[in-house]
Predicted 3D model of a 709-nucleotide part of an RNA (large-subunit ribosomal RNA, domain II) from Arthrobacter oryzae.
Context: one part of a larger RNA
């Protein structure tokens, strides 16, 4: 991992409450217990209801407060309860199941390990050579020196032994700590055998929170114990109807909970809901405006005050590239400005439409209270974020289908079932790939299309305005481009051309006191300007369409989904077709709900009447049933309804050695859980069915449990 089996809302209570149903009914009902064995008889204590109000005494259809006969609060008038049974929920209990780390009590452990006690054992070999002693030297005597002897040391090297520093291997190991190669100690605070001691808030510890039996920031075992878990996981058959929330307030509260909101079911009400039109309202947003306020803020004019300077005994005066109030003119800004002021939205009324799982009230049962993205209006942030936080609408959540290559939140569209039928939506129609290499007129040359800005550019198409032009323009070519003069100044020099100032006159068709290059300065080349040749357009500028550059990243083209596409298969406008979904239509079927109809008078419930009082007769309304028509039938949490199947009990009916159950195969039926009108094999003794009842009642998940492989 797979298979098989087991595996989770149960039980108790004269609990509480609602619904269903049954009995009795202004009443209902017993409990313990007794007699006793029939689901019998007793037992009225008690409980609920029939009356409330008050804290109470108490009073009573009233009562309390109050001085009150006032007012007010709670009641009264009409509305039946109570006791079983069943179901939903809740309370108390382990309370749907599994799961802690932990807490307490009583015990068991020092055969591992820590330390201690007692008694034993062990340490190859080699080296060094302390004290002391002796001899000799030395001295007055010493001290001291030398040579021997001697054999000390938490001394040295290094096996056994002990340890565990490095590295490699191993790491589903040979091993739940090892192996290889090296390493440290190895006469010591050494190592070790045996016996004994210290026990869990305790021991022991040369101290690491280490060790105390592979367990230690409080051992292990059993018990309290099914501790508790606002947390995680799991929770077993089917179909039908409806169908949320991720919000507000509060919370030692933020992943929990309470109340409200939103869902469902039952009962009641019966259009009260919603939409549109009209009428009537409230408002201060967008916008706009500001000598209409409060503030901000730019420039001009005017100019007070202040400062500087001059004058000055004081007072006064004069002046200014200073400052600049107030005023005025012009142009602006504001979420916490408003003289103004919409559109939407909101409230009320009237009318019409809508008739829907509309609205509202009461009651039972919930879930939700982590939301996400997109559009729009805002706050925060950087007018950043697949950011965050509000409002508003949609989708997802809980929504399948088609499109966007793929793609919860975008676009289209809401899946009851079947169909080898049709029409469309978004989006598409060259091939992949269903449908147009569709038609007409343009544009684009960039593969733009098929990623991007400021900025840049004789790209190209269109629409304008304007200058020059057969009195010859623009471009090109030929020629001229002069004189005063080298203007003055400056300068070593300055001659059109380093720089400063001025920028005239003449001859002329025209020629600047000079546009650029150049020289040390000149020179030289050139331009403006003019004539000629040529011959018809040539410049400037504005707007619009489509393009160009700007444009750099990591596996491989890789920024159309690919192939590929250029009078397109790109793009703009117009037009005609077609494809395209679970949308819509068609045909058939199922089911829910509403409306209508039906009676052979078949059954059930409830109500009325009659009597011969019974399992009676009769009448009307409703449900089950049949038919027709309308509308519906996506769905998580969740609410409601109807069923299938398993085991057992009771009653009735059946089958079975001429073969029950089980099991294997074939065949068939039902909308599903499932089932058998049937057949065959195996098997060898019980089984099926209708109704009612009772549950240890349904398995794929829980790092589920056990077994097998």
């Nucleotide at each position: 991992g797979c298979c098989u089996g087991c595996g989770a809302g149960u039980u108790a209570g004269u609990g509480u409450u609602a619904c269903g149903u049954c009995g009795c009914g202004a009443g209902g009902u017993u409990a313990a217990c007794c007699c006793g064995u029939g689901u019998g008889g007793g037992g009225a204590a008690g409980c609920c209801g029939u009356a409330g109000c008050g804290a109470a005494a108490g009073c009573g259809a009233g009562u309390c407060u109050g001085a009150a006969u006032a007012g007010g609060g709670c009641g009264u008038u009409g509305c039946a309860g109570u006791g079983g049974c069943g179901u939903g929920a809740u309370c108390u209990a382990g309370a749907c199941c599994c799961g802690a780390a932990g807490c307490g009590a009583a015990g068991u452990g020092a055969u591992c390990u820590a330390c201690c006690c007692a008694u034993g054992g062990c340490c190859a070999g080699g080296u060094u050579g302390a004290a002391g002693c002796g001899a000799c030297g030395g001295u007055a005597a010493g001290a001291c020196g030398u040579c021997g002897u001697g054999g000390a040391g938490g001394a040295c090297c290094g096996a056994a032994c002990c340890c565990a520093c490095u590295u490699c291997a191993g790491u589903u190991g040979a091993a739940a700590a090892u192996g290889g190669a090296g390493g440290g100690g190895a006469u010591g605070a050494g190592c070790u055998g045996u016996g004994g001691g210290u026990a869990g808030g305790g021991g022991u510890g040369a101290a690491a929170g280490g060790c105390c039996a592979a367990u230690c920031a409080a051992a292990c075992u059993u018990c309290g114990u099914g501790a508790u878990a606002g947390c995680u996981g799991g929770u077993u058959c089917u179909c039908c109807c409806c169908g949320a929330a991720a919000u507000g307030c509060a919370u030692u509260u933020a992943g929990g909970u309470g109340c409200a909101g939103c869902g469902u079911u039952g009962c009641g009400u019966g259009u009260u809901u919603c939409u549109u039109a009209c009428c009537g309202g409230a408002g201060g947003u967008a916008g706009a405006g500001c000598u209409a306020c409060u503030g901000g803020a730019u420039g001009g004019c005017u100019a007070a005050u202040g400062g500087g300077c001059c004058c000055u005994a004081c007072a006064a005066g004069g002046u200014u590239a200073c400052u600049g109030a107030c005023g005025u003119c012009a142009g602006c800004c504001a979420a916490a400005c408003u003289c103004c002021g919409a559109a939407u939205g909101c409230c009320g009324g009237u009318a019409a439409g809508u008739g829907a799982g509309a609205g509202c009230g009461c009651a039972g049962c919930a879930g939700u209270g982590a939301g996400a993205c997109u559009g729009u209006g805002g706050g925060g942030g950087a007018u950043a974020a697949g950011c965050u936080u509000c409002a508003u609408a949609g989708u997802c959540g809980a929504g399948a289908g088609g499109g966007a290559a793929a793609c919860a939140g975008c676009c289209c569209a809401g899946a009851c079932c079947a169909c080898c039928a049709a029409c469309u939506a978004a989006g598409g129609c060259c091939c992949c790939u269903a449908a147009g290499c569709g038609u007409g007129u343009g544009c684009u040359a960039a593969g733009u299309g098929g990623g991007a800005a400021a900025g840049g550019a004789u790209g190209u198409g269109g629409a304008g305005u304007u200058g020059c032009g057969a009195a010859g323009a623009c471009a090109a070519c030929c020629a001229g481009g002069a004189g005063g003069u080298u203007g003055g100044c400056u300068u070593a020099g300055a001659a059109g051309c380093a720089g400063c100032c001025a920028u005239c006159c003449u001859u002329a068709a025209a020629a600047g006191a000079g546009u650029g290059c150049g020289u040390a300065a000149u020179a030289g080349c050139u331009c403006a300007c003019u004539g000629g040749u040529c011959a018809a357009g040539u410049g400037a500028u504005u707007c619009c369409g489509c393009g160009c550059c700007g444009a750099c990243a990591a596996u491989g083209u890789a920024g159309c989904g690919g192939g590929g596409c250029u009078c397109a298969a790109g793009u703009a406008c117009a037009c005609c077709g077609c494809c395209g979904a679970a949308g819509u239509u068609g045909u058939g079927g199922a089911u829910u709900u509403c409306a209508g109809a039906c009676a052979a008078u078949a059954g059930c419930c409830a109500a009325g009447c009659c009597c011969u009082u019974g399992u009676g007769g009769u009448u009307c309304a409703g449900g089950c049933g049949u038919c027709u028509g309308g509308a519906g039938u996506g769905g998580u949490a969740g609410g409601g309804g109807a069923g299938c199947g398993u085991c057992g009990u009771g009653u009735g009916g059946g089958c079975a050695g001429u073969g029950a159950a089980g099991u294997c195969g074939c065949g068939g039926u039902g909308u599903a859980a499932a089932c058998c009108a049937g057949c065959g094999g195996u098997g060898g003794a019980g089984c099926c069915u209708a109704c009612a009842c009772g549950a240890g009642u349904g398995a794929g998940a829980a790092u589920g449990c056990a077994g097998g492989c």